[in-house]
RNA sequence: GCAUUUGUAGCUCAAUGUUAGAGCGCCGGUCUUGUAAGCCGGAGGCUAGGGGUUAAAAUCCCCUCAUCUGCU
Numbered sequence: 001g002c003a004u005u006u007g008u009a010g011c012u013c014a015a016u017g018u019u020a021g022a023g024c025g026c027c028g029g030u031c032u033u034g035u036a037a038g039c040c041g042g043a044g045g046c047u048a049g050g051g052g053u054u055a056a057a058a059u060c061c062c063c064u065c066a067u068c069u070g071c072u
Base pairs, nucleotide, nucleotide: 001071002070003069006066007065010024011023012022013021018055026042027041028040029039030038048064049063050062051061052060
């Protein structure tokens, strides 16, 4: 330099163009002599950045950045 994988909550991951979710973690409550576990509730996302297509984009297209793998 060329091709390719991935980028979404603190972490690990879903969501095949029509309301962004789960598990763990965190906070509060309940329970317990106390802690953990259990149960109930809650907070936390400009979906890596920018642009385009569309009535509507995490999703399709282009560019950039970072990352994985391969080739030279």

A computed fold for a 72-nucleotide RNA from Chaetodon nippon, annotated as transfer RNA. The prediction has a mean pLDDT of 81. Rfam family: tRNA. Its family is annotated with triplet codon-amino acid adaptor activity in the Gene Ontology.